Background:
The RNA shown here (transfer RNA) has 74 nucleotides and comes from a Deltaproteobacteria bacterium. Taxonomically the source falls in Myxococcia (Bacteria, Pseudomonadati, Myxococcota). The coordinates come from a structure-prediction model, not an experiment, and the mean pLDDT is 82. Rfam family: tRNA. Gene Ontology term of the family: triplet codon-amino acid adaptor activity. By type it is a transfer RNA.

RNA sequence: GGGCCCGUAGUUCAAUUGGUUAGAACCGCCGGCUCAUAACCGGUAAGUUCCAGGUUCGAGUCCUGGCGGGCCCA
Numbered sequence: 001g002g003g004c005c006c007g008u009a010g011u012u013c014a015a016u017u018g019g020u021u022a023g024a025a026c027c028g029c030c031g032g033c034u035c036a037u038a039a040c041c042g043g044u045a046a047g048u049u050c051c052a053g054g055u056u057c058g059a060g061u062c063c064u065g066g067c068g069g070g071c072c073c074a
Base pairs, nucleotide, nucleotide: 001073002072003071004070005069006068007067010026011025012024013023019057028044029043030042031041032040050066051065052064053063054062
């Protein structure tokens, strides 16, 4: 330098193939249970969906460019 794949909550992942409020688990916080801790139960908070454009009535999803990471080739 070229090709392919990935990027969504603090972490790991969903989001029915474009459809209107982007969710789950864990972690955190509050409460319950317990003599107490863990476990368990209930509640709660948390998002520039990597960035910038484009297409569309509508984009996490499609297109273009860029950035970051991984694999392969040179």